[in-house]
């Protein structure tokens, strides 16, 4: 110097998904259950708007196009989204994602009101700089 692996994870990242109390055990931890909670989603009038087999709709960044395949699927792009380790914002750049699931004939918006979630997964890394000298101006 290069490559590989592990650790560094009590540090961080994606995401709404954090935190608190109680019960079960003699204590602690763990686990399970219960009740809340930061933070999120859906339904739902008037007025207004829209148009229903060409079905329609919801969460989500995850939509659309072209080609290949008998099909399952694959390839190349793309709307859109994430990423830079002191923090926020913006720009360029780098590296990635561009899924999946659900409702079941049915839902625009929507006050009151009703209702649901409050998980899971991942990580040792791209940078936009620093120092010194000279000149000009104040």
């Nucleotide at each position: 110097u290069a490559c590989u692996a592990a650790c560094c994870a009590u540090a961080g990242c994606c995401g709404a998904a954090u935190c608190u109390g109680g019960u079960a055990u003699g204590u602690a931890c763990u686990u399970a259950c219960c009740a809340g909670u930061a933070c999120g989603g859906g339904g739902g009038a008037u007025a207004u708007a829209c148009u229903u087999u060409u079905g329609g709709g919801g969460u989500g960044a995850a939509u659309c196009u072209a080609g290949c395949u008998a099909a399952c699927g694959c390839u190349a792009g793309u709307a859109g989204g994430g990423u830079c380790u002191g923090c926020c914002u913006u720009u360029c750049u780098u590296c990635c994602c561009g899924a999946a699931c659900c409702c079941g004939a049915c839902a625009a918006c929507u006050a009151a009101c009703c209702u649901c979630g409050g998980a899971g997964g991942c990580u040792a890394a791209u940078g936009a700089c620093a120092a010194c000298g000279a000149g000009a101006g104040a």

About this RNA: The RNA shown here (c-di-AMP riboswitch aptamer (ydaO/yuaA leader)) has 138 nucleotides and comes from a Bacillota bacterium. Rfam family: c-di-AMP riboswitch aptamer (ydaO/yuaA leader). Rfam describes the family as follows. This family represents a conserved RNA structure found upstream of the ydaO and yuaA genes in Bacillus subtilis and related genes in other bacteria. The model forms 91% of the base pairs in the Rfam consensus. The sequence is in RNAcentral, with records from Rfam. The coordinates come from a structure-prediction model, not an experiment, and the mean pLDDT is 76.